[in-house]
RNA sequence: GCUUGAGUGGCGGAAUCGGCAGACGCGUCGGAUUUAGGAUCCGAUGCCGUAAGGCGUAAGGGUUCGAGUCCCUUCUCAAGCA
Numbered sequence: 001g002c003u004u005g006a007g008u009g010g011c012g013g014a015a016u017c018g019g020c021a022g023a024c025g026c027g028u029c030g031g032a033u034u035u036a037g038g039a040u041c042c043g044a045u046g047c048c049g050u051a052a053g054g055c056g057u058a059a060g061g062g063u064u065c066g067a068g069u070c071c072c073u074u075c076u077c078a079a080g081c082a
Base pairs, nucleotide, nucleotide: 001081002080003079004078005077006076007075010026011025012024019065027045028044029043030042031041032040046055047054048053058074059073060072061071062070
């Protein structure tokens, strides 16, 4: 240099053929239980906003009523080829 694959909350990792983004697990926070802790159980847990609502899938652009998903460019990582 060329080809292919990957990039999603604090972490791992889902999202069927383009139709509620973050299921599920871990972690964290609050509560119950306990003398206390651990374990277990219940609830909550992206960002902004008092709220209504808005934003958010590596970055930018495009297609579409609608994009994590399709197309283009760029960045990073991995594998292969030269």

Predicted 3D model of an 82-nucleotide RNA (transfer RNA) from an Opitutales bacterium. It matches the Rfam family "tRNA". About the family: Transfer RNA (tRNA) molecules are approximately 80 nucleotides in length. Their secondary structure includes four short double-helical elements and three loops (D, anti-codon, and T loops). Further hydrogen bonds mediate the characteristic L-shaped molecular structure. tRNAs have two regions of fundamental functional importance: the anti-codon, which is responsible for specific mRNA codon recognition, and the 3' end, to which the tRNAs corresponding amino acid is attached (by aminoacyl-tRNA synthetases). tRNAs cope with the degeneracy of the genetic code in two manners: having more than one tRNA (with a specific anti-codon) for a particular amino acid; and 'wobble' base-pairing, i.e. permitting non-standard base-pairing at the 3rd anti-codon position.